[in-house]
RNA sequence: GUAGAAAAAGCCAAACCCGUGGAGACACGGGGACGGAAAACCACGGAUCCUGUACGGAUAGCCGGGUUGCCUACU
Numbered sequence: 001g002u003a004g005a006a007a008a009a010g011c012c013a014a015a016c017c018c019g020u021g022g023a024g025a026c027a028c029g030g031g032g033a034c035g036g037a038a039a040a041c042c043a044c045g046g047a048u049c050c051u052g053u054a055c056g057g058a059u060a061g062c063c064g065g066g067u068u069g070c071c072u073a074c075u
Base pairs, nucleotide, nucleotide: 001074002073003072004071011036012035016031017030018029019028020027021026034061040067041066042065044064045063046062047059048058049057050056051054
């Protein structure tokens, strides 16, 4: 530098349940693992969703894009 078939040190944690916050989409904590090679971070474009409909909000585990990084293989 390229790649992610296999494997793996380590990592994250869907649904669901409990608690807390919020008008809500949802968020956070605990349990729990469906999955993930960026399921790390950023609302820039699209998309979906919420509402007090406006210079508003939610989703980064919907897609694209940007930034940074682990492991393995090859060079």
c-di-GMP-I-GGC riboswitch aptamer from a Deltaproteobacteria bacterium, 75 nucleotides, folded computationally. Of the family's consensus pairs, 91% are formed in the model.